[in-house]
Molecule: small-subunit ribosomal RNA
Organism: metagenome
RNA sequence: AGAGUUUGAUCCUGGCUCAGAAUGAACGCUGGCGGCAUGGAUUAGGCAUGCAAGUCGAGCGCGAAAGCGGGCUUCGGCCUGCGAGUAGAGCGGCGAAAGGGUGAGUAACACGUGAGUAACCUGCCCCGGAAUCUGGAAUAGCCCCGGGAAACUGGGAUUAAUACCGGAUGCGAUCCCGAGUUCACAUGCUCUUGGGAUUAAAGAUUCAUCGUUCAGGGAUGGGCUCGCGCCCUAUUAGCUAGUUGGUGAGGUAAUGGCCCACCAAGGCUAUGACAGGUAGCUGGUCUGAGAGGAUGGUCAGCCACACUGGGACUGAGACACUGCCCAGACUCCUACGGGAGGCUGCAGUCGAGAAUCUUCCGCAAUGGGCGAAAGCCUGACGGAGCGAUGCCGCGUGAGGGAUGAAGGCCUUCGGGUUGUAAACCUCUGUCAGGAGGGACGAAGAAUGUGACGGUACCUCCAGAGGAAGCCAUGGCUAACUACGUGCCAGCAGCCGCGGUAAUACGUAGAUGGCGAGCGUUAUUCGGAUUCACUGGGCGUAAAGGGUCCGCAGGGGGUUUGCCAAGUCUGAUGUGAAAUCCUGAGGCUCAACCUCGGAACUGCAUUGGAUACUGGUGAACUAGAGUGCACGAGGGGUGAGCGGAAUUCCUGGUGUAGCGGUGGAAUGCGUAGAUAUCAGGAAGAACACCGAUGGCGAAGGCGGCUCACUGGCGUGCAACUGACCCUCAUGGACGAAAGCGUGGGGAGCGAACAGGAUUAGAUACCCUGGUAGUCCACGCCGUAAACGUUGUGCACUAGAUGUGGGUGGAUUUGAUCCCAUCCGUGUCCAAGCUAACGCGUUAAGUGCACCGCCUGGGGACUACGGCCUCAAGGCUAAAACUCAAAGGAAUUGACGGGGGCCCGCACAAGCGGUGGAGCAUGUGGCUCAAUUCGAGGCAACGCGAAGAACCUUACCUGGGCUUGACAUUGCGUGACCGCCGUGGAAACACGGCUUCCCUUCGGGGCACAAAAACAGGUGCUGCAUGGCUGUCGUCAGCUCGUGUCGUGAGAUGUUCGGUUAAGUCCGGCAACGAGCGCAACCCGUGUCGUCAGUUACCAUCGGGUAAUGCCGGGGACUCUGGCGAGACUGCCCGUGUCAAGCGGGAGGAAGGCGCGGAUGACGUCAAGUCCGUAUGGCCCUUACGUCCAGGGCUGCACACGUGCUACAAUGGGCGGCACAGUGGGAAGCAAUACCGCGAGGUGGAGCCAAUCCCCAAAACCGUCCUCAGUUCGGAUUGGAGUCUGCAAUUCGACUCCAUGAAGUCGGAAUCGCUAGUAAAGGCGUAUCAGCAACGGCGCCUUGAAUACGUUCCCGGGCCUUGUACACACCGCCCGUCACAUCAUGGAAGCUGGCUGCACCCGAAGUCGUCGACCCAACCCUCGGGAGGGAGACGCCGAAGGUGUGUCUAGUGACUGGGAUGAAGUCGUAACAAGGUA
Repeated sequence: AGAGUUUGAUCCUGGCUCAGAAUGAACGCUGGCGGCAUGGAUUAGGCAUGCAAGUCGAGCGCGAAAGCGGGCUUCGGCCUGCGAGUAGAGCGGCGAAAGGGUGAGUAACACGUGAGUAACCUGCCCCGGAAUCUGGAAUAGCCCCGGGAAACUGGGAUUAAUACCGGAUGCGAUCCCGAGUUCACAUGCUCUUGGGAUUAAAGAUUCAUCGUUCAGGGAUGGGCUCGCGCCCUAUUAGCUAGUUGGUGAGGUAAUGGCCCACCAAGGCUAUGACAGGUAGCUGGUCUGAGAGGAUGGUCAGCCACACUGGGACUGAGACACUGCCCAGACUCCUACGGGAGGCUGCAGUCGAGAAUCUUCCGCAAUGGGCGAAAGCCUGACGGAGCGAUGCCGCGUGAGGGAUGAAGGCCUUCGGGUUGUAAACCUCUGUCAGGAGGGACGAAGAAUGUGACGGUACCUCCAGAGGAAGCCAUGGCUAACUACGUGCCAGCAGCCGCGGUAAUACGUAGAUGGCGAGCGUUAUUCGGAUUCACUGGGCGUAAAGGGUCCGCAGGGGGUUUGCCAAGUCUGAUGUGAAAUCCUGAGGCUCAACCUCGGAACUGCAUUGGAUACUGGUGAACUAGAGUGCACGAGGGGUGAGCGGAAUUCCUGGUGUAGCGGUGGAAUGCGUAGAUAUCAGGAAGAACACCGAUGGCGAAGGCGGCUCACUGGCGUGCAACUGACCCUCAUGGACGAAAGCGUGGGGAGCGAACAGGAUUAGAUACCCUGGUAGUCCACGCCGUAAACGUUGUGCACUAGAUGUGGGUGGAUUUGAUCCCAUCCGUGUCCAAGCUAACGCGUUAAGUGCACCGCCUGGGGACUACGGCCUCAAGGCUAAAACUCAAAGGAAUUGACGGGGGCCCGCACAAGCGGUGGAGCAUGUGGCUCAAUUCGAGGCAACGCGAAGAACCUUACCUGGGCUUGACAUUGCGUGACCGCCGUGGAAACACGGCUUCCCUUCGGGGCACAAAAACAGGUGCUGCAUGGCUGUCGUCAGCUCGUGUCGUGAGAUGUUCGGUUAAGUCCGGCAACGAGCGCAACCCGUGUCGUCAGUUACCAUCGGGUAAUGCCGGGGACUCUGGCGAGACUGCCCGUGUCAAGCGGGAGGAAGGCGCGGAUGACGUCAAGUCCGUAUGGCCCUUACGUCCAGGGCUGCACACGUGCUACAAUGGGCGGCACAGUGGGAAGCAAUACCGCGAGGUGGAGCCAAUCCCCAAAACCGUCCUCAGUUCGGAUUGGAGUCUGCAAUUCGACUCCAUGAAGUCGGAAUCGCUAGUAAAGGCGUAUCAGCAACGGCGCCUUGAAUACGUUCCCGGGCCUUGUACACACCGCCCGUCACAUCAUGGAAGCUGGCUGCACCCGAAGUCGUCGACCCAACCCUCGGGAGGGAGACGCCGAAGGUGUGUCUAGUGACUGGGAUGAAGUCGUAACAAGGUA
């Protein structure tokens, strides 16, 4: 410090997620030692048991017992001494308000910080001052008598005090009336002084002190007040009657509505009152670069609480954790009458919970209470225990050790790895273990005192011995293989893995990381500049309010004086300690602890400065406004007027249609429409001008005239003198639609009706048509109210239009022109922007103010509130869900977008297919098997260029198991062959026969046993190689460098021409190049030359019945080598002086001459594991292999490809002519003979330009005469031929006979542009033969048509749109149905907080009364003063009743929402998405 994730890719926006650190943690696996910390976060739920606050005899009065000793005894006991003035309770004093716990409540002067108290208190402690005199009456205890189960309690008698009371004294203190004074200032306060009133005390003892009282001071601790700081919600906007203030009285230590009476009507609030929710606050802690954010456990400060609620008493201090009273809930005891209790102290227990410890030791230390002290008490505290809960330290050994052992894992079988790791050798001794010694902590002169603890530590002994796991290994993110599994099981933080080769699941090995821990979960901060103060945005990504006015608020021109609030600077006080940082020091180190420093960014007080901001005074004119002059305008409101058009009415003319559409129909019309003429009526809107133009704040405004009226611009520079800008709340205006009342209603026209369209058509189209549209008045208050761009001011190059003004120049005048101001457009510089784009009318650069945004969906929603007549509007969530949603641009693809162009693509033609029969392939069906593959084009006469056996992979049956085939080693010697028997054969058995080569090593061949292995047409073409198909012989596909762009990419390759072509030319930020195109190659067409045998034969010769038959020839044809030829080369025209195109000449051939071979980058997971090769998987007496037979040929049917036909352009018969490619030795086969024929006999010739295979249609003649025929030949019967081991399943051919369908083929569909189509035959591969009518070739005969590119199909280039990228066979919307989830409404129901009103009213303070009671003082003894019980009153907790608000849960039914694999219906959006 960043990374992953939206896309085919890119940039941006934006969310989600990860890596870090942390924790009072928990869970899983694992676990050696020690130190230091830390440990009930949930039920402030309930608690058994023990302990946690006592102490003082030097305040006081009492005062045992057990036991021991002595004496007495009637042996029952009694007396007495010690125990002992002990234990013990009581009176009294101090303490118990501290310490300890918890965080429920509390949003508050509770806390923090800083002030104030002249408005206060303060026990114990300290300082100094004064005093401590004299009397009295009780009471607990104890004793006696009662009540009660108990708790407890009543009466009587007696007694003490540092308990209580009276009197005296008054340094003083307080109060009242005066006088003076310092200081402060709102009151007042200090001091001095005069007079009056009130007010103290306690004693103890060891005789030295300790106490007591009064007032003063200090210290400490507290009370109260104030400034500032202190969470969320405005879907909480108004709150308040003791409320705000005053006066008086009361109350308190003290101010104060703190309380009361009276008076006044105030007080708080948008700077957030009130209400609701949540929460103890802080020092600090965690995180962070910081600013911040989160948090408040341990430690420390403060607060609050003590079963819940209320209350006071005592006291220096409490409204009191282990005190009291009352009420309530709960628990316990009870004799049922009544009582007792409060662990949020330390341990411990139950419960709930993911979860949090010992019912330990000690007062030795530190501290606290009491005491003069000894001392006692102290679950504060010091320690130990438990828990890896955290931090820190240590160990589980170290060195050597290669045959790189064994084992494991992987393997290409060679090896690699685990791995110096182990073994083994040499050592060491931490921790744990044993033994011995043994602390500091203890406290200043001595003695005594240690829970921890026989601990830490030291020494010795023994011995590598007792001590390693956890997580991860697809990317982020360090670390990879094998096996298993097969969208299963599972993983997952995000992206995502898993559907048979998973580095992602599980296991193993290996590796990486950390290590007594490691992972997971939860939470916080960080990363996140993703709430942006530091440090973001708003044209299109989320985001500018519809517009203007305008209060508060915020901001504000120039000059100057003063002030010093902000601001800057110095000083002082404070900012507790701990923590953090830092320098040292102490535990062996560290963690931890101790000391010093710094820091604590803050607050307050005070001195100084005055630039800026602010305040205040004075002035100015550049902002703003006023005035005067001129000007433009659909600015607004009202009234009036006008013509065109439309419709209607009346009349005339006139007749059969009109209207409407893509085409129609509904509709109108013979009752006279439409058309046309004339007249009349009505309402609405104002053609042309008209614009890219004008005005207005926006919405918006358009005939003409008049009236009223707002704003704006320019010029002048007279006046005012900052009067300004913006604007939350607020106010006004605000298209259309809609609403209310009343009018109006021509045209148009939601709804509605009808007609069409359609699968449907609640639409688009048509015919009608009501609201409405119009007017007046009143509502509504929203729009894509958009420039999707808030308002104002300033600054920053220009160019060019246009509207309005002014000035200048010029002109006779006008225009053009120049300058300037305002408005409105276009293009561009700098700059900005993610890009697109913006660009003086900013989206540039700044300032001021307002509004708004923070992932998508849910949701322009729900609930609540406000507004509205209603419709509805404004404000505006959450649960849940997704990992995206989005912007701009790029490349493609696509479009029922556009442009250009091509192709037998259409059109123009010729011939077919689809109908028939047959052949063949396929589907389907069948079957024991009908082997397998191929599936739109691009499967289907395809693999198969040959299924009777074989082939053959399939089925049935019979056999074999190292195998039919290969390699290696060992042994043997033949093997092969022939014969016989069995058998369907394979094979088995028997018999006969019997080696070869050799370099003498051996080899060939065969057999037997055995092991490695063979074998598989078994699976996966979606693991592959190779090959192939297809787009497509389409003209394209790319690269280097440069340039442009943030980038994907672009440019080049686009453009203008041209071409069959990215072919060429021109231009151009491109210049070049590669693969394609073309050419080079082959065939063919012309010629030349060379060479002529088997080809040829013109000339010469010979010969024959005839023939190049022969001699010859090298002319011709031909053969096959080498050349020539064609290049837009020439001419004309055209074109950019180009490329090229058109025409022409010449030429065998002319613009690619024709044909072939040749197939760019790529696409289709296209095809093929059954051609071969090959990874993986599977079979191994079988999924291998041998054999026989069967099947692949099966047949209700469907399709493809063909053949033959349906006939006369034909068929039959007869005659007769002309090819080329090819093939031939297990072959082609002539002549000849036989057969009707297939063929047979036979064999000349030929290893081929020599011989053979070897033509048909055509042509000539004749018959048939339009018919199911002399067409057609299927089918069937019979007879044969040939091949072959074998034609039954299942061959071809021949002959005789038979003579089916079929009379030109529906929808639809195919081929072909010239030697082509069509027609005719021939050859050949495979092959014994053949299902060939197929394939591949060859020649013969030989056409028609193309206007043209609108349309169909396919393709190319450019451009455009896109929400597509698996790319339109795309994407995607809504209802319905089903399941699940969360949520709203809902008659209600049930809780909780709380307001108001009323009732009842405990305890208790206060007040009044007080007949009853009473020790202290007085007294004349009667009583009085005074006090109390008690009663009453105010207030008052809990409780009750009624009625509200808020909130939570639940609710038949219901609303929408989200999600879900392949459901249903349509097709709304994305392309002009088919109606933008």